[in-house]
This is a predicted structure of a 74-nucleotide RNA (transfer RNA) from Chloropicon primus.
NCBI's taxonomy places the organism under Eukaryota, Viridiplantae, Chloropicales, Chloropicaceae, Chloropicon.

RNA sequence: UCCCGACUAGCUCAGCAGGUUAGAGCGUCACGCUAAUAACGUGAAGGUCAACAGUUCGAUCCUGUUGUUGGGAA
Repeated sequence: UCCCGACUAGCUCAGCAGGUUAGAGCGUCACGCUAAUAACGUGAAGGUCAACAGUUCGAUCCUGUUGUUGGGAA
RNA backbone atom coordinates (compact mmCIF):
# COMPACT_ATOMS: atom_id res chain seq x y z
C1' U A 1 0.00 0.00 0.00
C1' C A 2 -3.87 -3.53 -1.34
C1' C A 3 -7.80 -7.35 -0.08
C1' C A 4 -11.45 -9.60 3.38
C1' G A 5 -14.29 -9.65 8.01
C1' A A 6 -16.29 -7.41 12.55
C1' C A 7 -18.48 -2.99 15.22
C1' U A 8 -25.99 -3.66 18.73
C1' A A 9 -26.62 -2.69 27.00
C1' G A 10 -20.86 -2.91 31.67
C1' C A 11 -19.30 -8.14 29.16
C1' U A 12 -20.53 -12.24 25.47
C1' C A 13 -23.81 -12.33 21.51
C1' A A 14 -28.88 -12.71 18.72
C1' G A 15 -31.85 -9.97 15.41
C1' C A 16 -35.80 -9.42 10.71
C1' A A 17 -32.69 -10.52 3.97
C1' G A 18 -35.92 -2.32 5.22
C1' G A 19 -41.90 -1.85 8.39
C1' U A 20 -44.10 1.00 13.26
C1' U A 21 -42.28 -0.25 21.72
C1' A A 22 -34.50 -3.25 19.69
C1' G A 23 -33.78 -8.57 22.55
C1' A A 24 -31.23 -12.89 25.38
C1' G A 25 -27.58 -14.75 28.87
C1' C A 26 -24.14 -13.01 32.49
C1' G A 27 -23.33 -8.71 35.49
C1' U A 28 -25.56 -4.29 38.48
C1' C A 29 -29.64 -2.44 41.67
C1' A A 30 -34.30 -3.22 44.56
C1' C A 31 -37.67 -6.52 46.79
C1' G A 32 -39.09 -11.55 48.37
C1' C A 33 -37.09 -16.04 50.70
C1' U A 34 -33.18 -17.00 54.97
C1' A A 35 -30.86 -16.20 61.56
C1' A A 36 -27.37 -14.53 57.63
C1' U A 37 -24.78 -15.20 52.97
C1' A A 38 -25.05 -17.93 48.61
C1' A A 39 -28.57 -20.18 45.59
C1' C A 40 -33.54 -19.47 43.96
C1' G A 41 -37.94 -16.24 42.66
C1' U A 42 -40.02 -11.33 41.08
C1' G A 43 -39.05 -6.64 39.17
C1' A A 44 -36.05 -2.42 37.52
C1' A A 45 -32.22 0.51 35.44
C1' G A 46 -28.91 0.48 31.49
C1' G A 47 -28.59 1.37 24.00
C1' U A 48 -27.52 8.21 19.68
C1' C A 49 -27.50 -0.20 16.98
C1' A A 50 -19.04 3.10 15.97
C1' A A 51 -19.38 8.29 13.29
C1' C A 52 -20.94 11.22 9.09
C1' A A 53 -23.42 11.39 4.52
C1' G A 54 -26.63 9.01 0.64
C1' U A 55 -30.96 5.95 -1.18
C1' U A 56 -36.11 5.32 0.52
C1' C A 57 -42.56 7.04 2.52
C1' G A 58 -39.52 4.44 6.13
C1' A A 59 -32.54 2.31 7.66
C1' U A 60 -29.65 -1.50 13.33
C1' C A 61 -30.42 -3.72 8.26
C1' C A 62 -28.86 -1.25 1.63
C1' U A 63 -24.65 2.22 -0.61
C1' G A 64 -20.24 5.53 0.15
C1' U A 65 -16.47 7.73 3.28
C1' U A 66 -14.04 7.85 7.99
C1' G A 67 -12.60 5.53 12.66
C1' U A 68 -11.41 1.23 15.77
C1' U A 69 -10.25 -3.84 15.68
C1' G A 70 -9.00 -8.93 13.66
C1' G A 71 -7.02 -11.73 9.53
C1' G A 72 -4.46 -12.12 4.76
C1' A A 73 -1.10 -10.48 0.41
C1' A A 74 3.12 -7.83 -1.19

Model confidence (mean pLDDT): 80 of 100.